[in-house]
Context: one part of a larger RNA
């Protein structure tokens, strides 16, 4: 020195554990906000400090319910207190709610700084308090006032209602990469994706027929198609199933009202209000005939709009729930054994080792003062003609089409439909669009106005389930985590879990410079469970003892 044994020390891996997390499903919930929001600064407790909470009334405040011995949130103990005259606690409902922030008196380096009108305090200049004061639209009052006489715009002013800002996702629109695939790359994919902006809302958005109302899922099918006919995109008809709801407007015509225009009784514009609202066309208008309400119908989620009650079921807190003892080991019993019980309850967690019968639950039964949903009634609100015959007034125009040219349809063009760009440019029911160029023919249906629940998408609660994970795993994030810590910033972004059944966390001695560290003793089933604490592998560091050189 090497290599074995055997015993430490590092170290942290396994193994086991879960307070965290992922995914699914079902039901419910779905906007906040100038009555000041999201989100924050700063305060607030007997007393460091973080987190929760809450706001100068400040882990609290009052009202009504519920519960029932305890309790003053955690980390975390002391100290002081509360509390059967019902605390704490949990649930509805209200008060309080510094300062910033859209931030709105006015200013700014967000949580500051400076004002101005009122009022109030014994108050006319200082102090303190309470209210108001930002802008922009809308609609409204009243005074003013041009070109241009009246008038009008225009100004200014009174009221009133309205916006802003924010919201993880989904959603609608304007706009839109490129990596990358084609084994390069240019049509093309990627993708109308990422990503900007702009709107909406609990859902959007589409949607009642120039057509099978819309909108979702399984097929139809990786089929027809498409395509440098490469890579690759990719329906439709049809068929099933969820889920169902239609209906206003604009014209014609009639009548009210304002204004204009002048020829002064006509013309037009405008608003209101009846009327109407389709395609076997419909409506109007005039001229007939029949009927008409002590009746029928509809409703407040569209189709018009407001409110109440009352019943009844949910939702925001609960309450009642059945049955076991003996013996043993063992610190410990829930384990063995022995004898019973309950069950519409043997899911589940805890409990000193595995518990139907020890707690908490669970099947099952109930239960709301006060807010919220919802669903049916009732008040209660609004509607009602139908036919014959004539007329030929009306039915969405810079519109439909047509040329170029472009964009979206599974369709990259011979391209039908569908939307825009430029240029043209129609018919009016004897009308017009469609049916994959296009032309007959036959069919089907009425653009250019407009609203519309539900099925559907996402987020959140609550409940439940899991051949998901179990701490280098699952969220970044089981621990005071978007913490600490890097960045000027935009933004990056960690590690870090277990002592015991119970703190019973080692009085007290001693070694020592020691608050390090350890040896007795004591606790406790164990202390080589002693807080750097279950378990404690390996690398690596070492005592002995044995064998080799």
């Nucleotide at each position: 020195a090497g290599c074995u044994u055997a015993c430490g020390g590092u170290g942290a891996a396994u193994g086991c554990c879960u307070u965290g997390g992922c995914g699914c499903c079902a039901a419910g919930u779905g906007c906040c906000g100038a009555u000041g929001a999201a989100g924050g600064a700063c305060g607030u407790g007997g007393g460091a400090c973080a987190c929760u909470g809450c706001g100068a009334u400040a882990a609290g405040c009052c009202u009504c319910g519920g519960g029932a011995a305890g309790c003053u949130g955690u980390g975390u103990a002391c100290a002081a207190g509360c509390g059967u005259u019902g605390a704490u606690c949990c649930g509805a409902g209200g008060a309080u709610g510094u300062c910033c922030g859209a931030a709105u008196g006015g200013g700014g380096a967000a949580a500051c700084c400076c004002g101005c009108u009122c009022g109030a305090g014994c108050g006319u200049a200082c102090c303190u308090c309470g209210a108001g004061c930002a802008u922009c639209c809308u609609c409204u009052u009243a005074c003013u006032g041009a070109a241009c006489a009246c008038a009008u715009a225009g100004g200014u002013u009174u009221g009133a209602g309205g916006a802003a800002g924010g919201g993880c996702a989904c959603c609608c629109a304007g706009g839109g990469a490129a990596c990358u695939g084609a084994a390069a790359c240019a049509u093309c994919u990627a993708a109308g994706u990422a990503c900007c902006u702009g709107g909406a809302g609990g859902a959007a958005a589409a949607g009642a027929g120039a057509c099978c109302a819309u909108u979702u899922c399984c097929c139809u099918a990786g089929u027809a198609g498409u395509g440098g006919c490469g890579a690759g995109c990719g329906a439709a008809c049809g068929g099933g199933a969820a889920a169902c709801a239609g209906c206003u407007c604009a014209a014609a015509c009639c009548g009210c009202c304002u204004c204009u225009g002048c020829u002064u009784g006509c013309a037009g514009a405008g608003g209101c209000g009846g009327g109407g609202u389709u395609g076997u066309a419909g409506g109007g208008u005039c001229c007939g005939g029949c009927a008409c309400a002590u009746g029928g119908g509809a409703g407040u989620c569209a189709g018009a709009a407001a409110a109440u009650a009352a019943u009844c079921a949910g939702u925001u807190a609960g309450c009642g729930g059945a049955a076991u003892g003996g013996u043993g080991u063992g610190g410990g019993a829930a384990a063995g054994c022995c004898a019973g019980c309950c069950a519409u309850a043997g899911a589940g967690g805890g409990u000193g080792a595995c518990a139907g019968c020890c707690c908490c639950g669970u099947a099952u039964g109930c239960g709301a003062a006060a807010a919220c949903u919802g669903a049916u009634u009732a008040u209660c609100u609004c509607c009602c003609g139908c036919u014959g015959g004539a007329u030929a007034c009306c039915u969405g125009a810079g519109u439909a089409c047509u040329g170029c040219c472009g964009u979206g349809c599974a369709c990259g063009c011979u391209a039908a439909u569908a939307c825009g760009g430029c240029a043209g440019g129609a018919a009016u029911c004897u009308g017009g669009g469609g049916a994959g160029u296009c032309c007959a023919c036959u069919c089907u249906c009425c653009a250019a106005a407009g609203c519309u629940a539900a099925a559907u998408a996402c987020a959140c609660u609550u409940g439940g389930c899991g051949a998901c994970c179990g701490a280098u795993a699952g969220u970044g994030a089981a621990c005071a985590a978007g913490u600490a810590c890097c960045g000027u910033g935009a933004g990056g972004g960690a590690a870090a879990g277990g002592u015991g059944a119970a703190a019973a966390g080692u009085c007290c001695c001693c070694c020592u410079g020691u608050u390090a560290g350890g040896g007795g003793a004591g606790u406790g089933a164990a202390a080589u469970a002693g807080a750097a604490c279950c378990u404690g592998a390996a690398a690596c560091c070492g005592u002995a003892a044995g064998c080799u050189u």
Notes:
Large-subunit ribosomal RNA, domain I from a Chloroflexota bacterium, 549 nucleotides, folded computationally. Its Rfam family is "Bacterial large subunit ribosomal RNA". Rfam links the family to the GO terms ribosome and structural constituent of ribosome. The sequence was found in a public genome assembly. Its mean pLDDT, the model's own confidence on a scale to 100, is 80.